[in-house]
RNA sequence: GAACGAACGCUGGCGGCAGGCCUAACACAUGCAAGUCGAGCGCGCGCUUUCGGGUGCGAGCGGCGCACGGGUGAGUAACGCGUGGGAAUCUACCCCGGGGUGGGGAAUAACCGCUGGAAACGGCGGCUAAUACCGCAUACGCCUUGAGAGGGAAAGCCGCCGCUCUAUUGGAGAAGCCUGCGUCGGAUUAGCUAGUUGGUGGGGUAAAGGCCCACCAAGGCGACGAUCCGUAGCUGGUCUGAGAGGAUGAUCAGCCACACUGGGACUGAGACACGGCCCAGACUCCUACGGGAGGCAGCAGUGGGGAAUAUUGGACAAUGGGGGCAACCCUGAUCCAGCCAUGCCGCGUGUGUGAAGAAGGCCUUAGGGUUGUAAAGCACUUUCGCUAGGGAUGAUAAUGACAGUACCUACAGAAGAAGCACCGGCAAACUCCGAGCCAGCAGCCGCGGUAAUACGGAGGGUGCGAGCGUUAAUCGGAAUUACUGGGCGUAAAGCGCACGCAGGCGGUUUGUUAAGCUAGAUGUGAAAGCCCUGGGCUCAAACUAGGAACUGCAUUCAAAACUGUCAGGCUAGAGUAUGGUAGAGGAUAGUGGAAUUUCCGGUGUAGCGGUGAAAUGCGUAGAUAUUGGGAAGAACACCAGUGGCGAAGGCGGCCAUCUGGCUCGGUACUGACGCUGAGGUGCGAAAGCGUGGGGAGUAAACAGGAUUAGAUCCCCUGGUAGUCCACGCCGUAAACGAUGUGUGCUAGCUGUGGCGGGGUUUAGCCUUCGGUGGCGCAGCUAACGCGUUAAGCGCACCGCCUGGGGAGUACGGUCGCAAGAUUAAAACUCAAAGGAAUUGACGGGGGCCCGCACAAGCGGUGGGGCAUGUGGUUUAAUUCGAAGCAACGCGAAGAACCUUACCAACCCUUAACAGCCUGGUCGCGGAGGGCGGAGACGCCUUCCUUCAGUUCGGCUGGACAAGAUACAGGUGCUGCAUGGCUGUCGUCAGCUCGUGUCGUGAGAUGUUGGGUUAAGUCCCGCAACGAGCGCAACCCUCGUCCUCAGUUGCCACCGGUUCGGCCGGGCACUCUGGAGGAACUGCCGGUGAUAAGCCGGAGGAAGGUGGGGAUGACGUCAAGUCCUCAUGGCCCUUAUGGGCUGGGCUACACACGUGCUACAAUGGCGGUGACAGAGGGCAGCGAGACCGCAAGGUUGAGCAAAUCCCUAAAAACCGUCUCAGUUCGGAUUGUACUCUGCAACUCGAGUGCAUGAAGGUGGAAUCGCUAGUAAUCGCGGAUCAGCAUGCCGCGGUGAAUACGUUCCAGGGCCUUGUACACACCGCCCGUCACACCAUGGGAGUUGGUUUGACCCGAAGACGGUCAGCUAACCUUAAACUUCGGUUUGGGGAGGCAGCCGGCCACGGUAGGGUCAGCGACUGGGGU
Repeated sequence: GAACGAACGCUGGCGGCAGGCCUAACACAUGCAAGUCGAGCGCGCGCUUUCGGGUGCGAGCGGCGCACGGGUGAGUAACGCGUGGGAAUCUACCCCGGGGUGGGGAAUAACCGCUGGAAACGGCGGCUAAUACCGCAUACGCCUUGAGAGGGAAAGCCGCCGCUCUAUUGGAGAAGCCUGCGUCGGAUUAGCUAGUUGGUGGGGUAAAGGCCCACCAAGGCGACGAUCCGUAGCUGGUCUGAGAGGAUGAUCAGCCACACUGGGACUGAGACACGGCCCAGACUCCUACGGGAGGCAGCAGUGGGGAAUAUUGGACAAUGGGGGCAACCCUGAUCCAGCCAUGCCGCGUGUGUGAAGAAGGCCUUAGGGUUGUAAAGCACUUUCGCUAGGGAUGAUAAUGACAGUACCUACAGAAGAAGCACCGGCAAACUCCGAGCCAGCAGCCGCGGUAAUACGGAGGGUGCGAGCGUUAAUCGGAAUUACUGGGCGUAAAGCGCACGCAGGCGGUUUGUUAAGCUAGAUGUGAAAGCCCUGGGCUCAAACUAGGAACUGCAUUCAAAACUGUCAGGCUAGAGUAUGGUAGAGGAUAGUGGAAUUUCCGGUGUAGCGGUGAAAUGCGUAGAUAUUGGGAAGAACACCAGUGGCGAAGGCGGCCAUCUGGCUCGGUACUGACGCUGAGGUGCGAAAGCGUGGGGAGUAAACAGGAUUAGAUCCCCUGGUAGUCCACGCCGUAAACGAUGUGUGCUAGCUGUGGCGGGGUUUAGCCUUCGGUGGCGCAGCUAACGCGUUAAGCGCACCGCCUGGGGAGUACGGUCGCAAGAUUAAAACUCAAAGGAAUUGACGGGGGCCCGCACAAGCGGUGGGGCAUGUGGUUUAAUUCGAAGCAACGCGAAGAACCUUACCAACCCUUAACAGCCUGGUCGCGGAGGGCGGAGACGCCUUCCUUCAGUUCGGCUGGACAAGAUACAGGUGCUGCAUGGCUGUCGUCAGCUCGUGUCGUGAGAUGUUGGGUUAAGUCCCGCAACGAGCGCAACCCUCGUCCUCAGUUGCCACCGGUUCGGCCGGGCACUCUGGAGGAACUGCCGGUGAUAAGCCGGAGGAAGGUGGGGAUGACGUCAAGUCCUCAUGGCCCUUAUGGGCUGGGCUACACACGUGCUACAAUGGCGGUGACAGAGGGCAGCGAGACCGCAAGGUUGAGCAAAUCCCUAAAAACCGUCUCAGUUCGGAUUGUACUCUGCAACUCGAGUGCAUGAAGGUGGAAUCGCUAGUAAUCGCGGAUCAGCAUGCCGCGGUGAAUACGUUCCAGGGCCUUGUACACACCGCCCGUCACACCAUGGGAGUUGGUUUGACCCGAAGACGGUCAGCUAACCUUAAACUUCGGUUUGGGGAGGCAGCCGGCCACGGUAGGGUCAGCGACUGGGGU
């Protein structure tokens, strides 16, 4: 996508045509579904009568029908069905033909009488008819038979026409039987079969036949799948599909089977019979308990089952059937109607116009957009439906259930008539709100954790439309079972290897045949259906006519190329003989040396052995070592080689014997003898098993010692099976080239091992055959790769695969002594598992390289005291954030109030702040005082000041308070919704792009490689060539020079001087600050590749980036920040907003980070009074003078600064102290003060005096630094009223060390492995614990099915018997007689009941097989 006998949900106007219990072959109330004939017969009754009769009804005898029609699909894997054939048959009614139909007889139902029973239904006696029954006669043809011969028939009715009967030939149609081929799954069903297979003879049947019986023989079926198990009615067809196929077998049609379940026969032309019979069983009903009745899988209908399937309708008008001469009767067959959107088809629910683009809805960036010409309005139409009128065909005479139906006409009126699903991708269609991993969705992927196009609602849209969706099941897509049309090196998949039966396939040539194959014809392939062309219902669906098709089967004729058959040749395949060569090919027996261990002896002494280091162990009872001799077992160094041999496993000292195979050369021979190979058979490493040997070394198990957190490991010392031999099992391996065997074809180059040939010559060359390697073209491959040793191109045959797990497991079978092997599932579960390659990341992988990364050094931290931050604890609150590096002297460049966000108390509510409107006032503001209050705030009062513009209008602006409404406000939440800013990797050298090229692609190349660099810096090479962001440079600063300028800076020269560059003067110098120069590997030498560069040197203030700064690529960490700011969403709104007082952020058993100061002599203290740089200064810096011991105070010059001030630099130097808890150290505490400030209690800094703690260089560990650096010394600034040990700067003094890159941590490039990609802080294995699910075993237990044996033996047919019964025929006797015969009795034939026998349904007994359910407990498996 198509399709459906469907069901369910929502919805529902009309018509046509079709369809409608798929489940319980479950049980059925009620009605109907098979009768008819008086022209076969008698009887009874009714009506009528002209009395002759006529007509109708009823039960019965008799005839025909009831074997059709209708239903269902339980059974059946079968000659059941389909298709094509066949011979040994029957056939009522029908048709054609030629014959016959004579003469007798005996009964019986109805009816009558008696009688039994509740009923159903009978019993006895008597009467009677026939187209009912029985003889006789005849019988061409018929039947039996070997011939004679024998046997066998009939029926009549009618007023007429006529119908019927009997035997028979043929036909038509129907039926029975046989047979070739086809017809589901399972081999975890491999053997089945005794009437079984065949024969002879009989029986039986309509008919062949083991169909049945007796006897004889021992057959028959089966791997081309018997038997068994499961499932199933088969077909034409139907659905799907391009087809081949796959699925299916409703409706319609053909066949079969069945009729409550099982068995059986009867009747009949036909049945073993749906609405017949008998028996048995189950069930239901009636009963007077003695007995009876029943069978909807006919049409309706009921209950039940189920997701689910209709009316207890009308009519025989048509079609057809039964009976009848017919009229006619019957017909739930049939024709119609009813119900159901169950399906297919058709129609409608209006049409045109209509922009103010109405209202409303929804969205919105608030402008608008959309719904939308949609609606309204205006103008029309009337299909369908409604109402009314007319009114068929179906029946060419009559007869119409349908039906007043189809159809036609007319009236009214837009009037009565639209829903369903979907809108994340697949897949057409998007927004808002709600909810917040909840509720829910979901076909697959997957959505949902506060901004969901995926949930729910809404608006809008998309699709289809009287339907639309969902579910179930089928085919397709699926080349995903591959015939058409797949695969097997690594994705699933080549048996471990060979031999070989069956099978499959098979070289060349001639002939033959005609099985396959090809072509023609004939028969058949039912109809319907499908397809084509027509026809006609208005169209369509449906219907109808013709054609085509039905791809099949059979027969026949033909052809002979190919395959096959048969016959005859050939030699190219295959093989044999013959002569050589190589070889760890196999088996057996022998033999050799080295080594090891052990035993005996000698020498010799304290260790040996072993390991990363050790110990166990051995050794003074003499080891190890060394030496001589002996013994034993096992394995064979060197040679040795991608060398050789073998089918594979595998094979290695030497010699001998036996033996298999390959290969080369030349000649001869056989003449397709070949290839493959299901089953089968053999071989088959190691380990293991059995029996018996052997046992040196080694070594599972085991023991000890170590290692370790542990160490049931790795290491060490020992050590038993085993390893070895013989015999017998096992039968598996990553048994691998992960590549089955054979054969042909398709470029080469180069090694190597075994032969041969050639020409040339001792060194090589060319060539052939068959092995073994490397590279490689074409081609193949998903890629990797393969590539004459194919994974290329073909052929032949075998094996194997079909998502992962469960599982190579369970059960069953086979094999095995066992271990186990082999064959081999399912439930359940997942949406993947997997291959190859790519880019990253990672590795206790490799290579190269870098940096205070290590190392080498110097100084610290970690210990003390204090400062500061953090955690924790505490608290009313101790506001919040920051959290490894990259939080922790961080935000905070400075918390007493403020700050301040926190807590407690008290106040305000359009608000502390912004804007609009209304009316009002003209102000306001500042300073002071008083009262209440903690203050905010409230009340009162004094003084100062009386807004600006002006068109002079309360006109405009401004200000103030009041009111009202939108709103303000929030350091409330979310840094995981964000912007911006920042940290970090990292100032690491990287990150990319365009075009081209390569690759199916992801991607690669460039960017890799060789050098070099601080650098992806540069050079060279190169399928790359270029480019961008980074690096570097350009910028600032320091170092050198020049030039310009010369005050506030400077002073060389001249002069003055109060001796101070102080003044005149000057701008040379210093300096200041502008502009320039200078450094570029430029020069020389060496090295390198002649390059880039590196090393050394010269010159130079500076040399290879001169020092320092600013500058931070693509990106990573959901890194940090909503408390700087901005901002979406959410939240608060008399409070989470605002104000204010006080408190808190400063707490303190403790822990950590960062610092300061020390522990002292490189020092402390005292003294002397030398040298900076960079900054700052007006609510400021403040000289000088005076006071105070000091902090400081008073006064105050100068300075908005190269001018004045801060400003004194400190280490340095000199003296003293002399190793002490000190003249070290300064914490803590007391006391007295100073300063700032409204205010130093909580909680500031400083000063004096006094006090004088810990601390004697700091464990494990850890940090910084490579030169003007570390260390050490002081100075300044920001913040700031005050407060720095912090931070940011400045200068002074001024080292040590770097061998080097092994190691630690980090980074860059290349490469390698990967099962990682949230990327190793990854992934992931198994046990255990908990829950759930399916499954194996299981003492047993319950049921189904099947089967051998035995028991029982209904009905029935058959056989036998029959002393009972018996009208027809035969016979006999008697009586009667109209002499025809009749009656009665007896006997016979035949028949019946009864009985017996074998067969046999149901039932029973004890078993066997198989399948399924349950099962305490238990095993593993899955989630």